[in-house]
Molecule: small-subunit ribosomal RNA
Organism: uncultured prokaryote
RNA sequence: ACGCGAAAGUGCCUUCGGGCACGAGUCGAGUGGCGGACGGGUGAGUAAUACGUAGGAAUCUGCCCAGUAGUUGGGGAUAACUCGAGGAAACUCGAGCUAAUACCGAAUAAGCCCUACGGGGGAAAGGAGGGGAUCUUCGGACCUUCCACUAUUGGAUGAGCCUACGUCAGAUUAGCUUGUUGGUAGGGUAAUGGCCUACCAAGGCAACGAUCUGUAGCUGGUCUGAGAGGACGACCAGCCACACUGGGACUGAGACACGGCCCAGACUCCUACGGGAGGCAGCAGUGGGGAAUAUUGCACAAUGGGCGAAAGCCUGAUGCAGCAAUACCGCGUGUGUGAAGAAGGCCUGCGGGUUGUAAAGCACUUUCAAUUGGGAAGAAAGAUUAAUGGUUAAUACCCGUUGAUAAUGACGGUACCUACAGAAGAAGCACCGGCUAACUCCGUGCCAGCAGCCGCGGUAAUACGGGGGGUGCAAGCGUUAAUCGGAAUUACUGGGCGUAAAGCGCUCGUAGGCGGUUUGAUAAGUCGGAUGUGAAAGCCCCGGGCUUAACCUGGGAACUGCAUUCGAAACUGUCAAGCUAGAGUAUGGUAGAGGUGAGGGGAAUUCCUGGUGUAGCGGUGAAAUGCGUAGAUAUCAGGAGGAACAUCAGUGGCGAAGGCGCCUCACUGGACCAAUACUGACGCUGAGGAGCGAAAGCGUGGGGAGCAAACGGGAUUAGAUACCCCGGUAGUCCACGCCGUAAACGAUGUCAACUAGACGUUGGGCUCAUAAAAGAGCUUAGUGUCGCAGCUAACGCAUUAAGUUGACCGCCUGGGGAGUACGCCGGCAACGGUAAAACUCAAAGGAAUUGACGGGGGCCCGCACAAGCGGUGGAGCAUGUGGUUUAAUUCGAUGCAACGCGAAGAACCUUACCUGCCCUUGACAUCCUCAGAACUUGUCAGAGAUGACUCGGUGCCUUCGGGAACUGAGAGACAGGUGCUGCAUGGCUGUCGUCAGCUCGUGUCGUGAGAUGUUGGGUUAAGUCCCGCAACGAGCGCAACCCUUAUCCUUAGUUACCAGCGAGUUAAGUCGGGGACUCUAAGGAGACUGCCGGUGACAAACCGGAGGAAGGUGGGGACGACGUCAAGUCAUCAUGGCCCUUAUGGGCAGGGCUACACACGUGCUACAAUGGGCAGUACAGAGGGUUGCCAACCCGCGAGGGGGAGCUAAUCCCAGAAAGCUGUUCUUAGUCCGGAUUGGAGUCUGCAACUCGACUCCAUGAAGUCGGAAUCGCUAGUAAUCGCGAAUCAGAAUUGUCGCGGUGAAUACGUUCCCGGGCCUUGUACACACCGCCCGUCACACCAUGGGAGUUGGUUGCACCAGAAGUAGGUAGUCUAACCUUCGGGAGGGCGC
Repeated sequence: ACGCGAAAGUGCCUUCGGGCACGAGUCGAGUGGCGGACGGGUGAGUAAUACGUAGGAAUCUGCCCAGUAGUUGGGGAUAACUCGAGGAAACUCGAGCUAAUACCGAAUAAGCCCUACGGGGGAAAGGAGGGGAUCUUCGGACCUUCCACUAUUGGAUGAGCCUACGUCAGAUUAGCUUGUUGGUAGGGUAAUGGCCUACCAAGGCAACGAUCUGUAGCUGGUCUGAGAGGACGACCAGCCACACUGGGACUGAGACACGGCCCAGACUCCUACGGGAGGCAGCAGUGGGGAAUAUUGCACAAUGGGCGAAAGCCUGAUGCAGCAAUACCGCGUGUGUGAAGAAGGCCUGCGGGUUGUAAAGCACUUUCAAUUGGGAAGAAAGAUUAAUGGUUAAUACCCGUUGAUAAUGACGGUACCUACAGAAGAAGCACCGGCUAACUCCGUGCCAGCAGCCGCGGUAAUACGGGGGGUGCAAGCGUUAAUCGGAAUUACUGGGCGUAAAGCGCUCGUAGGCGGUUUGAUAAGUCGGAUGUGAAAGCCCCGGGCUUAACCUGGGAACUGCAUUCGAAACUGUCAAGCUAGAGUAUGGUAGAGGUGAGGGGAAUUCCUGGUGUAGCGGUGAAAUGCGUAGAUAUCAGGAGGAACAUCAGUGGCGAAGGCGCCUCACUGGACCAAUACUGACGCUGAGGAGCGAAAGCGUGGGGAGCAAACGGGAUUAGAUACCCCGGUAGUCCACGCCGUAAACGAUGUCAACUAGACGUUGGGCUCAUAAAAGAGCUUAGUGUCGCAGCUAACGCAUUAAGUUGACCGCCUGGGGAGUACGCCGGCAACGGUAAAACUCAAAGGAAUUGACGGGGGCCCGCACAAGCGGUGGAGCAUGUGGUUUAAUUCGAUGCAACGCGAAGAACCUUACCUGCCCUUGACAUCCUCAGAACUUGUCAGAGAUGACUCGGUGCCUUCGGGAACUGAGAGACAGGUGCUGCAUGGCUGUCGUCAGCUCGUGUCGUGAGAUGUUGGGUUAAGUCCCGCAACGAGCGCAACCCUUAUCCUUAGUUACCAGCGAGUUAAGUCGGGGACUCUAAGGAGACUGCCGGUGACAAACCGGAGGAAGGUGGGGACGACGUCAAGUCAUCAUGGCCCUUAUGGGCAGGGCUACACACGUGCUACAAUGGGCAGUACAGAGGGUUGCCAACCCGCGAGGGGGAGCUAAUCCCAGAAAGCUGUUCUUAGUCCGGAUUGGAGUCUGCAACUCGACUCCAUGAAGUCGGAAUCGCUAGUAAUCGCGAAUCAGAAUUGUCGCGGUGAAUACGUUCCCGGGCCUUGUACACACCGCCCGUCACACCAUGGGAGUUGGUUGCACCAGAAGUAGGUAGUCUAACCUUCGGGAGGGCGC
């Protein structure tokens, strides 16, 4: 735009049922137009048909704007509708009617398209208003406005295409490509083009990374970072891709189309089983998955989009609201005052502290929330109307401008304002060992647990859990995950490679990188200006708007980039022309184990032949295997053969490295020196590549003397698949060919320049000197040692750099796994090259320091060894320990440094243990109350503790109140514990060790740990002393001072002494006396390397000597540095914590600590003649004694008993010393040795000798005849031997312990070895320090990884079977309105194929 229908309405007719006609607008489906290619979502694919930036030419573009030219006249159909049919449905079919801005011819052609330049071709549609003349069939024609339509030009917008540059990782992806690359012609497209086809050519891409594989949407930007970078690509914005998966086209301006179509597939749904329907990566919503992500809301009021003339309609775009502290910003949860520093909590040193002005109390305020009442802005277009301008014939219509009018809000109970009341409704989370702000108590006890890293926890946990307190942040806090930073830890800015990871084994050389000097040109790099672009947003700066901020908004700057253009010419590049200092060539010399080939030589080993000769040789730590009477080894002569070349020989020479060593010859490479000449940058480095490349190994063929893997034998050994020995094959040698690696090292890439020196050495040159050499100086090329600056983590390097610079290459990025696996390349193989990951650890590593250690070195010491003497280990006994036993055998000590130890003394006691019987404020301490003196006699019961009864006794002080001491009773605080922890501790002790060491201050050196001093040369017992010295001093140790002993002197003489004088006795210091001597005990002297000689360094010191009583610390003792051993002790004592509290405390009796198959330690006595027995006889010292020592005398065989003198001790006593000496006996034996054991009889102590004392006498008379392996002590008055005393103690020691004296030796060459120690040095992977550290196998399991008979999935390459839809072309069949027609048909088209 169009037709139809229903219905309202109007008109006419009516048989009142209704019928017919008209019909603006509305509604419904249909035809037609425009839009569904926008908007919205998602990121699967895509490493380039993408994106970003800058350019380009061969294109299209609906609606929009501007221009030009048109819009004439016809035709045939077909939906809807009616009738009929099929189907479950979706839907479909047949017949009939009809309209258009639907469809189709014809006419016309300004411009347009094609062209052979003659020509040819191709359009359109009307609709809605308004209207004065004129005409009319009364419908209109005609004029006019707007919209629409056709053709075409230009613009704008949008889209398509092309080019350059940029855009992840892997080379264990190195070659890829046949429409591939280009050309010609054609087709196709809107358009260029292998986009497609035919033909021709053989190209194209790739180490500046092609191809392949993996991963990924790209960008503006975001996060981080000082930046450079690194990571990311949510929201917002630009581009791309996708729409269930794959394929395909249609329509259209635009699609190969999110809410279109067709096909195939998967899935879901419906079904009458025949067949159909669907696509939320739109908005909500559901399910699932997941650690995790929202409402099936309101509205088109605003902004925007589509259609329309407009009103308007549509719009999960959008605007709002809802949910989530997800993020950002802002605000509140009160403010002031308030000490009795309340209560409660927690801690406590018990005083207090802290929570804490915090609370309460008092005085204020009211934001926010709640309630009340008001209340903006987001709204202007458009519509209606009036005026005016344009258009027009027109004051219609329409369009523009201005004014007026009425209305339009989802949010919204909005923001905002206001009133009222009351502190009212509003604080949590993490942390408190260090990093890191913040500390205590309890619980727990390597448990439970914590932990970001280091690491906490095994009985005092600031680290676990809880409480109190504190710290930090705060409507949040903490955890987890992730990115960047710190990390200069991939180093462009901005790292390294001698030893920490890291220089290719070496050379040549391609690409590449870099390149001497002068002039000119150019303008690619470079520098400057301008222009365009670098979207907006964001970041940054300056403003503005919300009370502020977040947020929004205006402007600027910036966007470090790209392109175009103009200029500059120093540097780099390019071009041209030169130069000679780099590099090279020529000439003349020189040295050399430089290389290759050929020839020659002698010594030696071995073998063979012959001679001489005889029993061994050989080999080792020692042997054996082996060789030898078949004649070896040895020796002589001759011969054969192979390999290697002594001396010279040297941090000497040559070579790129590997490497090269007898002599001669040939060929040949390089280096150096001198003087000139020439070329004229020809150079340096060097990814790939090529060549060389020790030894071993491999292949083929030779050779093979010696040596010698494997192998055999002999030894060694626990074993010995080793070290040692005897044999011995590959191999070692030659030729040719492979291999291609080494601690191929200077662990140091090559080249160039610069930067103090000194001393050697090799080759050359010059000068001086010399008869010649030797020599000196200068220079050059090598090769070494030291050293300055500098560098280095240090060690060290240092003109031969690891210094200062430049050029290029290679390599590194924690340890292990691993230089391994897989793949690839090379190789005959062996194997080489390239080269990961999973997993696992919190280190691995370098250099240096201090210790410790070493079957490392040097020096030194010690009864350490050696030299000696005597023992232990064998016997018996004593004693201690282990073990065993037991009711208990209490506990502790355990290599040296426990074991005759605590214990200097267990019958009871001790005593701690066991059994039994008792006590419970207790055996002991303090406090309170009451009572009483305390205390004591006797009897009974009992094993005793204890209990019952009973006799005696009333004290001291007094201010007369009472008090002190003691006893009993009661209640509770508490006592008590030899219960545990010596690994919570103090104190004490052992040990290294009486070893000579251990440290400090200041200075100096070193980044530092640290060093120096303290080391060195001597010396000593000594870190003792001397000298030297970047050290100078000092302290603790050593020594000395102390005690004792050895000599002398002085003083003093009693209890000691007695020379001389006297007395006296059988005798005797017995007496008078003496003070000489001994001695006693006080004070002195003396010994100091002081003196002499020698050595030494003119030292310290050592050796010898003199003198001396004593000589080199005279002998002995006390004295024990810093530290080590978690050494010992909670059982001496003290003490933290824990534990017990009618018992783990206390009392008592008995038992046990004393057991006894056995093992060990320490001792005693012996085994005998250097002795035993008997007889006689001599000489000490040091001690002890009143609860005591005990004389004389008597008794006893004796132990002992009696006795009682003396002594509080130089007075008396213990108290006879013994070995010794003299004499005698025994005569080598289980004894005249030895004394165990046992029997008997006694003594003593004691309450008591049974378990369980000592001693005496008689009797008995065991083992034992000098001790295996092994092991201990001692260096002089010592060992050995002999006796004496004391402590403890009632008693108990002939054996233990501590002392005392008598007699009285031997030996020490010496420091190799064993043990321990000191100093220096060296190595170290040790530092709880060698009793360290550390490697591998195995047992068991199968979590991880791998293998495994197999089973299964994914991705991809190549080849192929089958093959939908669709497009293009063809076409036997069939159907066919418009146009043409000669009316037959044709053109064209549809269906089918």